[in-house]
Context: one part of a larger RNA
Molecule: large-subunit ribosomal RNA, domain II
Organism: SAR86 cluster bacterium AG-339-G14
RNA sequence: GUCAGCGAGUUACUGUCUGUGGCAAGCUUAACUUUUUAAGGUAGGCAUAGGGAAACCGAGUCUUAAUAGGGCGUUAAGUCGCAGGGAGUAGACCCGAAACCGGGCGAUCUAUCCAUGGCCAGGGUGAAGGUAAGGUAAUACUUACUGGAGGCCCGAACCCACUUAUGUUGAAAAAUGAGGGGAUGAGCUGUGGAUUGGAGUGAAAGGCUAAUCAAGCUCGGAGAUAUCUGGUUCUCCUCGAAAGCUAUUUAGGUAGCGCCUCGUGUAUUACUCUUGGGGGUAGAGCACUGUCUCGGCUAGGGGGUCAUCCCGACUUACCAAACCGACGCAAACUCCGAAUACCAAGAAGUAUUAGCACGGGAGACACACUGCGGGUGCUAACGUCCGUAGUGGAAAGGGAAACAACCCAGAUCGCCAGCUAAGGUCCCAAAGUAUGAUUAAGUGGGAAACGAUGUGGGAAGGCUUAAACAGCUAGGAGGUUGGCUUAGAAGCAGCCAUCCUUUAAAGAUAGCGUAACAGCUCACUAGUCGAGUCGGCCUGCGCGGAAGAUAUAACGGGGCUAAAUCAUACACCGAAGCUGCGAAUAGAUUUUUAAUCUAUGGUAGAGGAGCGUUCUGUAAGCCAGUGAAGGAGGAUUGGGAAAUUCUCUGGAGGUAUCAGAAGUGAGAAUGCUGAC
Numbered sequence: 001g002u003c004a005g006c007g008a009g010u011u012a013c014u015g016u017c018u019g020u021g022g023c024a025a026g027c028u029u030a031a032c033u034u035u036u037u038a039a040g041g042u043a044g045g046c047a048u049a050g051g052g053a054a055a056c057c058g059a060g061u062c063u064u065a066a067u068a069g070g071g072c073g074u075u076a077a078g079u080c081g082c083a084g085g086g087a088g089u090a091g092a093c094c095c096g097a098a099a100c101c102g103g104g105c106g107a108u109c110u111a112u113c114c115a116u117g118g119c120c121a122g123g124g125u126g127a128a129g130g131u132a133a134g135g136u137a138a139u140a141c142u143u144a145c146u147g148g149a150g151g152c153c154c155g156a157a158c159c160c161a162c163u164u165a166u167g168u169u170g171a172a173a174a175a176u177g178a179g180g181g182g183a184u185g186a187g188c189u190g191u192g193g194a195u196u197g198g199a200g201u202g203a204a205a206g207g208c209u210a211a212u213c214a215a216g217c218u219c220g221g222a223g224a225u226a227u228c229u230g231g232u233u234c235u236c237c238u239c240g241a242a243a244g245c246u247a248u249u250u251a252g253g254u255a256g257c258g259c260c261u262c263g264u265g266u267a268u269u270a271c272u273c274u275u276g277g278g279g280g281u282a283g284a285g286c287a288c289u290g291u292c293u294c295g296g297c298u299a300g301g302g303g304g305u306c307a308u309c310c311c312g313a314c315u316u317a318c319c320a321a322a323c324c325g326a327c328g329c330a331a332a333c334u335c336c337g338a339a340u341a342c343c344a345a346g347a348a349g350u351a352u353u354a355g356c357a358c359g360g361g362a363g364a365c366a367c368a369c370u371g372c373g374g375g376u377g378c379u380a381a382c383g384u385c386c387g388u389a390g391u392g393g394a395a396a397g398g399g400a401a402a403c404a405a406c407c408c409a410g411a412u413c414g415c416c417a418g419c420u421a422a423g424g425u426c427c428c429a430a431a432g433u434a435u436g437a438u439u440a441a442g443u444g445g446g447a448a449a450c451g452a453u454g455u456g457g458g459a460a461g462g463c464u465u466a467a468a469c470a471g472c473u474a475g476g477a478g479g480u481u482g483g484c485u486u487a488g489a490a491g492c493a494g495c496c497a498u499c500c501u502u503u504a505a506a507g508a509u510a511g512c513g514u515a516a517c518a519g520c521u522c523a524c525u526a527g528u529c530g531a532g533u534c535g536g537c538c539u540g541c542g543c544g545g546a547a548g549a550u551a552u553a554a555c556g557g558g559g560c561u562a563a564a565u566c567a568u569a570c571a572c573c574g575a576a577g578c579u580g581c582g583a584a585u586a587g588a589u590u591u592u593u594a595a596u597c598u599a600u601g602g603u604a605g606a607g608g609a610g611c612g613u614u615c616u617g618u619a620a621g622c623c624a625g626u627g628a629a630g631g632a633g634g635a636u637u638g639g640g641a642a643a644u645u646c647u648c649u650g651g652a653g654g655u656a657u658c659a660g661a662a663g664u665g666a667g668a669a670u671g672c673u674g675a676c
Stems, first nucleotide, its partner, number of pairs: 001676006011090004016085008026046003032040002050057002060072004093231002096228001100221006111195009120185001122154003125150001129146006158182003162179005197213001199209003234610006244257005259363001260361007268354001269351003272347006283336001284334002289330003293326004300319002302316005367392010397408003412583004417579003423573003426558003432570007444560001450544002454541005461534003471528005477501003482496003507522001510521003584600007611665001613662005621655003630649008
């Protein structure tokens, strides 16, 4: 891991509700007795009257001074069984702690201690002391020899465990290899003994106390408790949620209400329209409250001049209240003010009465995304918090390549029939053509500020056969080198002024240039040429801006110049939608033994109807060696759980029907046991 078997809402008592049965203003017994499911037993209980704390009163009573008012009553039948739903008390659907308490068992492991034994190759160093000699007044001291100390040195046994490799379902639940440390000591070790569970022992690591230690093991209290996790076994049918509010030592729990379901009663309810309402949002506005900019006018303040003892006078590139004019802003501003929404009344139609009340049973109180209105955040987040609608949750089907929450659309079942939705119609891959325009960027098929003689459309404008625009030829002058400045300043460093004349035209000069001049152009003008030209605005589609991490990878791919985009027209494809035909179930209606219409996605959950298993009665019946149960395979029937039957196997029991009672249905619980 698989297979087989086992494996979870039970039982007792007490309330409550529903169904059903008996009796009924009554119903019923308990213990117990006994000829024992019978009969007896009326103690007790519930009901028949309530109100009050009570005394007490009583269809009333309590409150109260009250005869007022108000509260609770007066009007509807109960009670005892049985069955079912749910509650309470019990382990109370099952398994699961870590722990707590009590009694015992453990020091053959290990910690420390006690008693008594054992063990430590070899080598090195050479303390004290001693002896001899030297030496001293004597000591001291020196030298040699001797001596053999030491938690001394090197290093086996022995003990340990510092490093590293292997091992890691190991050879081994801690070892092996190679190295390492101690090795006469606080050494190692044999045997016997002592100390223990909030206790021992500990050169102290919370270490060790039998592979177990921040409190051993074992049995018991005990089915401890678990607002937690997991699991909870046959079928079909009807309806079908919630993830909200309030409260909570409450936040992943629970209770009341909202939302679901079943029953009873009642008669509403929703949508649309009309009419009548209140509002202060969006918007707007500035009349208030604030805020904000400019101007005017003008208190006040600052600066300056005069005066100066004070009073002052005049003035200003200053600031500026109030007021006036103009421009704005606001969730906590409003002179105003919608659409919606909400409330009420009326009307017709639609809806399988969809509403409300009471009673039985729940689940749920972690929500998610999308659009819209907001708060918060960065007008960040698949962020967070509200409101509102939808979808998911609990919804399959088609589309979006793939994709709970987007778009279309809500699957009772069957069909090799038809029509459509969203979305599509070159191929993958079902289905397309026509017309008019745009795009050249593979734009389409990712992106901004900004930039650009890309290209299409539109409405205006300037110049133009009295010759425009572009090109070419020619002129582009004089006063004058304007004045000032300057070393110089002559159109062209800078400052000021920027006139006049001749002219077809020519700036006291737009640019280059010189030290300054000079020089080259321009504006402007004439000629030549001969038809349009110039640059602004609005707008369609394109271009640049454009760099990312495993691999093209920003059309799903091929590929496309339409098979792209805009517009028009008519087709087609396309779903479990709709239709057609057939079938099932439920409800309503009626033509009632049939027809018509409607409905039938579904998690938690409520309700209904069934199948099967074991046992009991039916059953001294029925089936069965002419082959029971069980096993294997096939066929048939039913909407399903399942049933019937045939063949083979098997070899002795099984059991219809209708009832009754349950140890009653297995795939999951890191389930339990067995087998492989």